Bacterial RNase P class A from a bacterium, 372 nucleotides, folded computationally. A source record names the gene rnpB. The prediction has a mean pLDDT of 79. The model forms 95% of the base pairs in the Rfam consensus.
[in-house]
RNA sequence: GGAGUAGACCAGGCGGUCGCGGGUGGCAACCGUCACCUGAGGAAAGUCCGAGCUCCACAGGGCAGGGUGCUGGGUAACUCCCAGUGGGAGCGAUCCUAAGGAAAGUGCCGCAGAGAGGGAAACCGCCUAAGGACCCCUCGGGGUCCCGGCAAGGGUGAAAAGGUGAGGUAAGAGCUCACCAGUGCUCCCGGUGACGGGGGCAGCUUGGUAAACCCCACCCGGAGCGAGACCGAAUAGGAGAGGAGAAGCUGCCCGCUUCGCUACAACUCUCGGGUAGGUCGCAAGAGGCGGAGAGCAAUCUCCGUCCCAGAUGAAUGAUCGCCACGGAGGGGAAACUCUCCGACAGAACUCGGCUUACGGUCUGCUCCGUCG
Numbered sequence: 001g002g003a004g005u006a007g008a009c010c011a012g013g014c015g016g017u018c019g020c021g022g023g024u025g026g027c028a029a030c031c032g033u034c035a036c037c038u039g040a041g042g043a044a045a046g047u048c049c050g051a052g053c054u055c056c057a058c059a060g061g062g063c064a065g066g067g068u069g070c071u072g073g074g075u076a077a078c079u080c081c082c083a084g085u086g087g088g089a090g091c092g093a094u095c096c097u098a099a100g101g102a103a104a105g106u107g108c109c110g111c112a113g114a115g116a117g118g119g120a121a122a123c124c125g126c127c128u129a130a131g132g133a134c135c136c137c138u139c140g141g142g143g144u145c146c147c148g149g150c151a152a153g154g155g156u157g158a159a160a161a162g163g164u165g166a167g168g169u170a171a172g173a174g175c176u177c178a179c180c181a182g183u184g185c186u187c188c189c190g191g192u193g194a195c196g197g198g199g200g201c202a203g204c205u206u207g208g209u210a211a212a213c214c215c216c217a218c219c220c221g222g223a224g225c226g227a228g229a230c231c232g233a234a235u236a237g238g239a240g241a242g243g244a245g246a247a248g249c250u251g252c253c254c255g256c257u258u259c260g261c262u263a264c265a266a267c268u269c270u271c272g273g274g275u276a277g278g279u280c281g282c283a284a285g286a287g288g289c290g291g292a293g294a295g296c297a298a299u300c301u302c303c304g305u306c307c308c309a310g311a312u313g314a315a316u317g318a319u320c321g322c323c324a325c326g327g328a329g330g331g332g333a334a335a336c337u338c339u340c341c342g343a344c345a346g347a348a349c350u351c352g353g354c355u356u357a358c359g360g361u362c363u364g365c366u367c368c369g370u371c372g
Stems, first nucleotide, its partner, number of pairs: 001368010012323007020039008041344001045355002048353005053224004065220005070084005085099001086097004100215002105213002107209003123154002125150003131146006162180006181205002183202008228280004238271005245259005287306008325342007
């Protein structure tokens, strides 16, 4: 210098002007005005997991359905995180892993190939020892056919039932033996454990696929903050009581007009439910920051300190100036200067995760090259 790998951090700063949401206070007096304070993110996103909280349901057990699936730890909990084990990729740093069961059963395995699962299958092949028929013969045997045997060689394929060698055989074959590989059982050692190392025994060698059905083990009630709780009009219904007069001209009397007159009437009063609307839920929390301690770590414990958006057609913005950083382009001998651009994205009950989008800075480590 290049290539790679793992992690941490930031998400421009200051000031002026105008504007918006929330809170407190003053003036004021019904939603105005003034002052002060405060006002998005690492992902606020996807809504994919897990919880808190709320309402409903719930004796117990089972079926169905869904999820998870190596070990130990963390956590309120998780399918998350940490540390490991086994397997895989990479020269390496490092990364990936849905990692129980294929010897309960079923299904599937393209193309090629004779055959793709049954210890099956004879395409090219190898063998005629045993059995049968026929021929030749020097009577030792030889040949042809039938019935057959063989998974060793070739060929196909990702895969054809361990590999190499020797024995064996008519030819062959774990058929037998030696070594190697694997599997199962067993013993010893190490580890909390997954598992690792070593010894012995058994020819045991039985394809793959379970994010295919399935089997086994464990876990899981439903809906969600428009959850839910409280207050609560107008109008129209409902229930009850009163009820012979009521309303208007007209404040009162007279008068006049209209409606009603024993009823489920008008009218008056009371009560209750619901709707509109309002308040709460709703911002002190599995909280942030700092320190100490335990632990490899995730994380936990203790102490100190801080209060940090709460909208609901939904605020958190716009603009100007200066400075800083990065990039592109231009000018200049240089110092420097000019112009332009600056990522993804916007809370809506709240947390813990995962995933996705995206600009930059820094650090550790690995490999390669060059120079000293």